[in-house]
Molecule: FMN riboswitch aptamer (RFN element)
Organism: bovine gut metagenome
RNA sequence: AUCUUCGGGGCGAGGUGCAAUUCCUCACUGGCGGUAAAUCAGAAAAAACUGAUGAGUCCGCGACCUGCCGACGGCAGCUGAACCGGUGCAAACCCGGUACCAACAGUAAAGUCUGGAUGAAAGAAGAU
Numbered sequence: 001a002u003c004u005u006c007g008g009g010g011c012g013a014g015g016u017g018c019a020a021u022u023c024c025u026c027a028c029u030g031g032c033g034g035u036a037a038a039u040c041a042g043a044a045a046a047a048a049c050u051g052a053u054g055a056g057u058c059c060g061c062g063a064c065c066u067g068c069c070g071a072c073g074g075c076a077g078c079u080g081a082a083c084c085g086g087u088g089c090a091a092a093c094c095c096g097g098u099a100c101c102a103a104c105a106g107u108a109a110a111g112u113c114u115g116g117a118u119g120a121a122a123g124a125a126g127a128u
Base pairs, nucleotide, nucleotide: 001128002127003126004125005124006123012026013025014024015023027112028111029102030101031061032060033059034058038053039052040051041050042049056100057099065077066076067075068074069073082098083097084096085095086094104115105114106113
């Protein structure tokens, strides 16, 4: 560089109501890359080493949405949410606690239903 494959989860119970998986109470879910002091494994104490896992709310990206453009695409924009305590030399990632967030269209008002979507994509793995 070319090609192939893979590449998003979740409403269960009760209440109100003509009607709600949409409201209310409880419940449930967490894409991709980075960052680690945690955990597991390799081989036989530890360390080191190697491999695997490891943040929804820390940094970045994707999807959705908006605008423009000779327009299967490109460029620009938009793009949610966290604190407290503990340990420690050091924690936005560990441990404990309590919170909070989740595109557009449809419909009794939706993170969880249906739809665009048997789509697209951050990327991951493999082959040449």